[in-house]
Molecule: transfer RNA
Organism: Bacillota bacterium
RNA sequence: GGGCGGUUAGUUCAGAGGUAGAACGCUUCGUUGACAUCGAAGAGGUCGGUGGUUCGAGUCCACCAUCGCCCACCA
Numbered sequence: 001g002g003g004c005g006g007u008u009a010g011u012u013c014a015g016a017g018g019u020a021g022a023a024c025g026c027u028u029c030g031u032u033g034a035c036a037u038c039g040a041a042g043a044g045g046u047c048g049g050u051g052g053u054u055c056g057a058g059u060c061c062a063c064c065a066u067c068g069c070c071c072a073c074c075a
Base pairs, nucleotide, nucleotide: 001071002070003069004068005067006066007065010024011023012022013021018055026042027041028040029039030038048064049063050062051061052060
């Protein structure tokens, strides 16, 4: 320098145009002498950023940022 992939809840990840989910974790309650397990309820994300397309964008397009992989070049 060229190409490809990732960026969504605290963590690991789903979600291939119609106003965002799971598991684990966290909080509260129940159960226990207590803890764990188990059961119930709940909080938590304007989806990396800026633009664009669209009636409508996490989802499509462009650029930027960042992480990773492959190739080439130099040494």